Record summary:
This is a predicted structure of a 458-nucleotide part of an RNA (small-subunit ribosomal RNA, 3' major domain) from an uncultured organism. It matches the Rfam family "Bacterial small subunit ribosomal RNA". Model confidence (mean pLDDT): 84 of 100.
Context: one part of a larger RNA
């Protein structure tokens, strides 16, 4: 010195309170535990694993299991000897495939040499182990306000001090006072967005000459200015906006031997006709069961039908695909347009009229289940999604408990993307439309800062 304390002061956070929807009950979905199994590949385990690695598991992926080939090997570089031959391609045969055997034709200076292929040797390869030998990255305390030197002082010393106090701040922010005086690393600001004005350019936007809008440059906000006041704090003008205007990225010293040898990369150990490597199925989809995240409901502020209006991010040439024709419907044919402010996916949905139902396991709810279709794809038994007829289950707002949130937010409502042949998406990441309630206040619970105290801890 520092850790801790059901010590004590101070002060913060959707921490409590106060509100608003929720989870915990129900069917379904995804993830894990467990059992099971040939396999059910592998890591991730409080918070900070459990719709995490997985931004796409029918082969493929794929490491996991049977079974079936291989052995200089799927893949690199190099040696030696040998091959005018055959690796590739075609054709036949076996065969699940891999591959194995047989067989034709081809290029050149006719020397070899590209190259090819065989021996044979260095060596290749491992998602095998260790994240407790490691880089590199990443989570978390925590966007918390802290962690630090230099030089001086003090003290035998560990160390103190400055970083304490008195205000005040989102902030170690600033501002007085002080044996301290300075100064890194954080904090703030610089940067991107949104909001308001101008200015230039305006295509393919719209009102045909404007500029809603599109994107590049500027301007504004700084407690400037009035009251107050030491600072600061509180009013108030002006103003699209105010006191950090609103979101974003940004994460100090350092904790957790925290995660990850399984993105990559590396040290040591192991494997080497197998722990490599290739191929077919098969599994990662199992199901007495438990836990975790969601999704869809339980009804009238609702379910159905009919008509009507408003949207912004993002995307598309191996693609997005319009009208128009066929089909209840998914989807089919059609193909114009468009490397797209132009064209196309595009129908926003909730909303608003009007009708039906009237309280019921129902004209709520949709699970299962049966039957038929449709699309991707070499293939949908295991194991894709979608569509249409029948079925119509649990479920009557949920026990102890426990989550999110302070506003254009929570809530409900559609829409768009990554990945992607399809898709098991109710997930990630985004976008807009409706649009609330509460907040007295800091005694409690949780987390955390600061001073101080106790300590038999280190």
């Nucleotide at each position: 010195u520092g850790a801790c304390g059901g010590g004590g002061g101070c002060c913060c956070g959707c921490a409590c309170a106060a509100g608003c929807a929720g989870c915990g009950g129900a069917g379904c979905g995804u993830g894990u535990g467990g059992u099971u199994u040939a396999a059910u590949u592998c890591g991730a385990c409080g918070c900070a694993a459990c719709g995490c690695g997985a931004a796409g598991a029918a082969c493929c992926u794929u490491a996991c299991c049977u079974g079936g080939g291989u052995u200089u090997g799927a893949c690199a570089u190099g040696a030696u000897g040998c091959u005018g031959c055959a690796a590739g391609c075609g054709c036949a045969c076996g065969g699940a495939a891999a591959c194995g055997u047989g067989u034709g034709a081809c290029c050149u200076u006719c020397g070899a040499g590209g190259g090819u292929g065989c021996a044979u040797c260095a060596c290749a390869g491992g998602u095998g182990c260790u994240g407790c030998a490691u880089g590199g990255c990443u989570g978390u305390c925590g966007u918390c306000a802290g962690c630090u030197c230099g030089u001086g002082u003090c003290g035998u010393g560990a160390g103190a001090u400055g970083u304490u106090g008195g205000g005040u701040u989102a902030a170690g922010u600033c501002c007085c006072g002080c044996a301290a005086c300075g100064a890194g690393c954080g904090c703030a600001a610089c940067c991107c967005u949104u909001g308001c004005c101008g200015u230039u350019a305006g295509u393919u936007a719209c009102c045909c000459g404007u500029g809603u809008c599109u994107a590049a440059c500027g301007g504004a906000a700084c407690u400037g200015c009035c009251c107050u006041u030491a600072a600061c704090c509180g009013g108030g003008a002006g103003g699209a906006a105010g006191g950090u205007g609103g979101g974003g990225a940004u994460g100090a010293c350092g904790u957790c031997a925290a995660g990850u040898c399984a993105g990559c990369a590396u040290g040591g150990c192991c494997c080497u006709u197998a722990c490599g490597u290739c191929c077919a199925g098969g599994g990662c989809g199992a199901c007495a069961c438990a836990c975790a995240c969601g999704c869809u409901a339980c009804a009238a502020u609702g379910a159905g039908a009919a008509c009507g209006a408003c949207a912004a991010u993002a995307c598309g040439u191996a693609g997005c695909a319009a009208a128009c024709c066929c089909g209840c419907a998914a989807g089919g044919g059609g193909c114009a347009g468009c490397g797209a402010a132009u064209c196309g996916g595009c129908a926003a949905a909730a909303c608003g009229u009007u009708c039906u139902c009237u309280c019921a396991g129902u004209g709520c709810a949709g699970a299962u289940c049966g039957g038929g279709g449709g699309c991707u794809g070499c293939a949908a038994c295991u194991c894709g999604c979608c569509c249409c007829c029948g079925u119509g289950a649990a479920g009557g707002c949920g026990g102890a408990g426990u989550u999110g949130c302070u506003a254009g937010u929570a809530a409900c409502c559609g829409c768009g993307u990554a990945u992607c042949a399809g898709c098991c998406a109710u997930g990630g990441c985004g976008c807009g439309g409706u649009a609330a309630a509460u907040a007295c206040g800091u005694g409690c619970c949780c987390g955390g800062g600061c001073c101080u105290u106790g300590u038999a801890c280190a």